The part of an RNA shown here (small-subunit ribosomal RNA, 5' domain) has 521 nucleotides and comes from Algoriphagus formosus. It matches the Rfam family "Bacterial small subunit ribosomal RNA". Its family is annotated with ribosome and structural constituent of ribosome in the Gene Ontology. Its mean pLDDT, the model's own confidence on a scale to 100, is 82. Lineage of the source: Bacteria > Pseudomonadati > Cytophagia > Cyclobacteriaceae > Algoriphagus. The sequence was found in a public genome assembly.

Context: one part of a larger RNA
Order: sequence, then C1' cells, then structure tokens
RNA sequence: GGAUGAACGCUAGCGGCAGGCCUAAUACAUGCAAGUCGAGCGGUAGAGAUACUUUCGGGUAUUUUGAGAGCGGCGCACGGGUGCGUAACACGUAUGCAACCUACCUUAUACAGGGGGAUAGCCCGGAGAAAUCCGGAUUAAUACCCCAUGGUACUGAUGGAUGGCAUCGUUUAUCAGUUAAAGAUUUAUCGGUAUAAGAUGGGCAUGCGUCUGAUUAGCUAGUUGGUGAGGUAACGGCUCACCAAGGCGACGAUCAGUAGGGGUUCUGAGAGGAAGGUCCCCCACACUGGCACUGAGAUACGGGCCAGACUCCUACGGGAGGCAGCAGUAGGGAAUAUUGGGCAAUGGACGAGAGUCUGACCCAGCCAUGCCGCGUGCAGGAAGACGGCCUAUUGGGUUGUAAACUGCUUUUAUACGGGAAGAAAAGGCCCAUGCGUGGGACAUUGCCGGUACCGUAUGAAUAAGCACCGGCUAACUCCGUGCCAGCAGCCGCGGUAAUACGGAGGGUGCAAGCGUUGUCC
Repeated sequence: GGAUGAACGCUAGCGGCAGGCCUAAUACAUGCAAGUCGAGCGGUAGAGAUACUUUCGGGUAUUUUGAGAGCGGCGCACGGGUGCGUAACACGUAUGCAACCUACCUUAUACAGGGGGAUAGCCCGGAGAAAUCCGGAUUAAUACCCCAUGGUACUGAUGGAUGGCAUCGUUUAUCAGUUAAAGAUUUAUCGGUAUAAGAUGGGCAUGCGUCUGAUUAGCUAGUUGGUGAGGUAACGGCUCACCAAGGCGACGAUCAGUAGGGGUUCUGAGAGGAAGGUCCCCCACACUGGCACUGAGAUACGGGCCAGACUCCUACGGGAGGCAGCAGUAGGGAAUAUUGGGCAAUGGACGAGAGUCUGACCCAGCCAUGCCGCGUGCAGGAAGACGGCCUAUUGGGUUGUAAACUGCUUUUAUACGGGAAGAAAAGGCCCAUGCGUGGGACAUUGCCGGUACCGUAUGAAUAAGCACCGGCUAACUCCGUGCCAGCAGCCGCGGUAAUACGGAGGGUGCAAGCGUUGUCC
C1' cells in the first nucleotide's frame, strides 16, 4: 500500500447493488416451513328441495349437494440449514465396470382372461387422567391373494457362429421349468403389466494430487493371500469355515495434533503466500450413541425402535419433545437483522384440469457493514469590513472573494399531478393437424406499489465531518505547562523561550465518512 462477513471512537443528507452469529453443533416459549389426488374406494356429519305425518318441538322417506376423518396412490431421499466429525478414494482430476442399480420422463413391441378372502372407516361395547388401546358385528377399492396366458425376461440343459481385455463377452437354435396386469370418466383420454433401448440420477474400483510433528519408528490376527460358502443391485475378508504366513514402513507406516474438500477469493510484476464467509459443485451431520423397517432411492432434519442426558404434563399407573428450516427468545460475545408481505414471477410436490401446498423463491423492514453514484450550490463582489490570530514603526500580515451584497440555477428537499416494465400465458372458444403441436380472436391474473420514473410550483432553500501538522510524511506559529501533566507506530519529545504534551489561530490529507484496533499478503 492493498484486503476484510469485521469491531470500537467521533460524525452523518440521499440513492442503487451486495452482505449481515466468525463466539455456545448451547438451551429453546410461540407461529409457520410437505403435502396433494373425489377422474382409485366405501361413505358420513351438515345444508337445500319434494312428499307424507305431527303432540306444531319435530319425525320419516326420496333426491341434490357435501366437509372432517379413513383405506389407497404419488411425494415426503428434492428443496432449506450447519461444518460436529473426517487427513479419507472425503475431495479434485483422469480412467474403468467383461462387476452394477435407476421411480417419474421418452421411444418401441406385446398384453390386460377368470376368481377369492379380508380390513380400516361406519355401528355397538369396554379400559385409561391423558397419550392411546382392546373386543364384537359389518363394508369397498387402482389395497391384498389365487388360477390362466405369455416373451428377445429369469433359471437349467444341449448345440452352432463370432469377438476380445485374465476371469470371459456378443449372438443364435432346440427343450424343460418359473414369474404379469386395474381400472376411472363428462367417451376425448388418462392410467395398468412385461420386455428392450434411451435419458437422468446414483453405486463401486483404480492412477496421480491433498496440513504439521521423528522430542511419534516400528505397525498389523480378518491382519495379507488362497479355496469354498453366505450376503449385496454389484466386485470384494463385506461376513463366515478351513488353509498358508503374509501385508505396510525413513519415497515416513503407526501414533498424536489440526482441518470439511474444490470452483474460487485476497495479495503479488510473477513465482509464490494466505483464505475457503456470500454464490455454485461434492461430502458429512440432524439432542448423544446404536439399529433396522418402508421404498426405485434413506440406514431418513420437521418417520420408526432401543439406550442415555435434558425439558415438560400427570389422577404417580404412565406419557410428550428435539429450530445446525424461517422469524423470534435466553445465554455466550467486541459483534451480526423482522415473531413482515405474497405465491404476481421462477422453480418444486400432487392433480386430467381448475387448483391446493411451498419461510424454496420473489419482495419489503433494520444496519454507513462494504462497493458505486449524487448532493451539501454557481457567477460576480476589496471599504481587502467587523471579529479572531500573529507582529510591534503612525502600522503591517493572515483568516480572505471568504462574508455581507447583487445576479443565476434547482440535482436534492417539500407539496401537487401523471404513472410503468416486470405478464409469458396456462384456460375455455374457433381454425389447421396422423400424433407432438401450430395459428387466431376473447376473458382473467402484480406481493413489491400509486413504488420507480416523468412533469409543475416554492425557495440557497434541507445537508460536513474526521484525523493529522518533529523526522519517516503533505502541513507552523502563539499561549499554558515545566522530566510534572502528558505523547508515542519506530527514532524519540517534556527538567522555563516545547513546530513532538494541552488549548488557540492557521495549514495539510481524506470526505458521508474519518481515525484506531484485530487478521492476511
């Protein structure tokens, strides 16, 4: 000098764009953050209409509509947070899988025949303070089960052809065995099953790279390899039985400490050095530890079980909970924001759609935390005014064209008026089209926000500080003090003429900031 997620002191007019718990992965009151589908299913409470009846309260039947709850499907594995752990195939990069999986989506082919038993809900009854649980009767499905059919699927057997990269791969013929399906509706479609291929996302393996310490030198028994078996989507000591005795290490094993990694960011002429906040990619975690279930996918932040610590409720028998989601609270700290608005846009889940949900997101609020931009006027004006300060010759110098005064302008400010873009559509309608789809007119949709922006009026009107002035280092005098009080980044100032302390006048630098402190280069 540059930089900063900064803090502190003094000061402060406005706007745009960014950023905002670096500390206690401490504990959390309250609200919200993941639902959706009635075009999968049974159907209720309630409401309306009609008819009958009535003790005038109502009741019964039919019909239309219809929550909430329930079964079922898809989603909840995304999105959002944090950086505890991890020195590791975690990450980065480059390869490989003749060792693998992939819901929804796309393409293609084929298919969807027949039957059955339950169960939630509803109703009845019971236990319990509650959370919740139990029994009986009864009911549906795109829930569940059985049979059939079936292939380029899977398994086994026998042959053929062909290729390679060790194990082997690809393809083909025959035979045997095994496994499918679901319907809905407004009749336009949407869905279902099997297989193959694609796309997307993942899994695994390997080369190389990846902090400090040798005042850590030896480490290792599932350890290293083999055979066989089990397990997995898949290879593999992944697990197990048996066998062998190996494997790693001064090219730093093991141990200890520290740490999420990268794209990038800062600095530097570069080489390097330092950092990894915001944004993007990957990883890990979700009160602590362990475990599996469901599922295409989790060993699952707002799912489950067990144990533990903590908090809360309790009728003492037993129960409930997990903000490292968004706000917010307490605590810690030098220090870091609103218990805001909206789904209008973008994106996501579900749905045929309308739509619903979405603290993702888009906006607004707070903070000079940063960067950038604008303003605090401009021109004229010498009696070089008054005052201040310095000097001492009646005087002069300086503040200083600075002020007063005259003219001008109106960014900004205030008031009034006008007033956006961000919206593309989707939708229903018409036309074209074999299907995707294309075209046309119509209607509707804006949180921000009557905001940005524009215009008119008024009037210099509303707006300057901070640090420094001995040298380094731009900027000097007077007064006070008298090795005192004090200053100080280094050298050093101060003991009676201090440009170095304190004040004043003047000056220098930067400027809505300035200075100090911390940290990095």